Predicted 3D model of a 351-nucleotide part of an RNA (small-subunit ribosomal RNA, central domain) from an uncultured soil bacterium. Model confidence (mean pLDDT): 87 of 100.
Context: one part of a larger RNA
C1' cells in the first nucleotide's frame, strides 16, 4: 500500500480567504504522455505450478517444462485522461432595473428607569425574608413634588420574523460600507470546485494603557440558615461589566451533523420578489415561479433514536478527523503569549 468509519457510540478544523496540489462543462481537429496492443530483449539461483527421478515413505532434494515484471526497447491503436489549437453557452462572472434586512463601522440624538446631589411637603419608620436580622433613619429617612448630575441599556413593534462566512447583530437620524435576492440581458467565454501550509476573523472571561463608572457584581465583610454553611437566601460592596488603543485565541465556538455540483412522492406554515388572474388602475384574495427559513410525511437510509429536497436518501470532488478505557488533551521537546496560558503532542504503567 490495501478496510471501515466521522449527528447521539472514537471522529467534522470555531468560521471563512487563498498559494501550492487534487479535480474539473459542451464541442472539433492534431499530438501520443498516461491507457490498450503486436514483436524483440530481460526478468540469476532458490522459491510457485506440472511432469518424472533418488532417499522404505514424507518432509527434504536432483532434472525437464511452465509461469511471473509498475522493466527496456521497438511498430500499431485513438475511444477515455493529458496536451496544443479552434469554437460554443448551460457552470462562473460582468451590465442593468427593482427589492427587502437588528449586515460593518463612524458622528450626533430621544424618551422611560435606576442611582446620587439640591430643594419643597410631610413624620417615623423603612427595607429585607419562609419567617427574620444586618442595613438605612428624628443629624429628617421612605414615601411624594420640583430642579439638576451621570453612566449604561433601548419597553412596546417583536414572531418557529429578519441580516452575516461564523463569532455575533435589536430606539431614532445621518455619513462610509460589505453581502443576497428577484427579473432582463444583445457582454467576458470555464475564467470553476476543493484547499496541505499560509495569512485573516473569532462570544464571554482574563491580561497592558489611559479613560469612565449609574445598576449590576466574582473576591470580600456582615446578618440568616444549619450538626457545620468557606454556599443556596439577605444587606453592603472592589475588579469586572462600558470606551480607546494594543494583546489573548479559548467554548455545550452545537444542527454536537466540513464545503461544493447534480438527482430522488407529497402535504402546510413563514419571509423576500417576479409574473398571472379576480377587475382596467387598487388594498385583500387564488394561481405560477425563484431564493430563504420552519413543521409534518412517502422510498430509501439508520443500531435504534431518528434523518428524509435545508437528507443522517442516491451519486462525484476536495479537504478534516477517528482506530479500546485510564494514564492524557498530561509530560518532555519545539511555537505562539506581558502573563494567564494556548498550539502541537507521547510512553510507562494499568483494566
Nucleotide at each position: 500500500c490495501u478496510g471501515g468509519g466521522c449527528g447521539u457510540a472514537a471522529a467534522g478544523c470555531g468560521c471563512a480567504c487563498g498559494c501550492a496540489g487534487g479535480c474539473g462543462g459542451c464541442u472539433a481537429a492534431g499530438c501520443a504522455a498516461g491507457u490498450c496492443u503486436g514483436g524483440c530483449g530481460u526478468a540469476a539461483a532458490a522459491u510457485c505450478u506440472c511432469c518424472u527421478g533418488g532417499c522404505u515413505u514424507a518432509a527434504c532434494u536432483g532434472g525437464g517444462a511452465g509461469g511471473g515484471g509498475u522493466c527496456g526497447u521497438u511498430g500499431g491503436a485513438a475511444a477515455c485522461u493529458g496536451u496544443u489549437u479552434g469554437g460554443c453557452u448551460u457552470g462562473a462572472g460582468g451590465c442593468a432595473a427593482u427589492g427587502a434586512g437588528a449586515g460593518g463601522g463612524g458622528u450626533g440624538u430621544a424618551g422611560a428607569a435606576u442611582u446620587c446631589c439640591c430643594g419643597g411637603u410631610g413624620u417615623a419608620g423603612u427595607g429585607g425574608u419562609g419567617g427574620a436580622a444586618u442595613g438605612c433613619g428624628u443629624a429628617g429617612a421612605u414615601a411624594u413634588c420640583g430642579g439638576g448630575a451621570g453612566g449604561a441599556a433601548u419597553a412596546c413593534c417583536a414572531g418557529a420574523g429578519g441580516c452575516g462566512a461564523a463569532a455575533g447583530c435589536g430606539g431614532c437620524a445621518c455619513c462610509c460600507u460589505g453581502g443576497c435576492a428577484u427579473u432582463g440581458u444583445a457582454c467576458u467565454g470555464a475564467c470553476g470546485c476543493u484547499g496541505a501550509g499560509g495569512a485573516g476573523c473569532g462570544a464571554a472571561a482574563g491580561c497592558g494603557u489611559g479613560g469612565g463608572g449609574a445598576g449590576c457584581a466574582a473576591a470580600c465583610a456582615g446578618g440568616a440558615u444549619u450538626a457545620g454553611a468557606u454556599a443556596c437566601c439577605c444587606u453592603g460592596g472592589u475588579a469586572g461589566u462600558c470606551c480607546a488603543c494594543g494583546c489573548c485565541g479559548u467554548a455545550a465556538a452545537c444542527g454536537u451533523u466540513g464545503g461544493g455540483c447534480a438527482c430522488u412522492a407529497g402535504g402546510u406554515g413563514u419571509g423576500g420578489g417576479u409574473c398571472c388572474u379576480u377587475a382596467u388602475c387598487a388594498a385583500c384574495g387564488g394561481g405560477a415561479u425563484c431564493c430563504g427559513u420552519g413543521c409534518c410525511g412517502c422510498a430509501g437510509c439508520u443500531a435504534a433514536c431518528g434523518c428524509a429536497g435545508u437528507a443522517a436518501g442516491u451519486g462525484c470532488c476536495c479537504c478534516g478527523c477517528c482506530u479500546g478505557g485510564g494514564g492524557a488533551g498530561u509530560a518532555c521537546g519545539g511555537u505562539c503569549g506581558c502573563a494567564a496560558g494556548a498550539c502541537u503532542a507521547a510512553a510507562a504503567c494499568u483494566c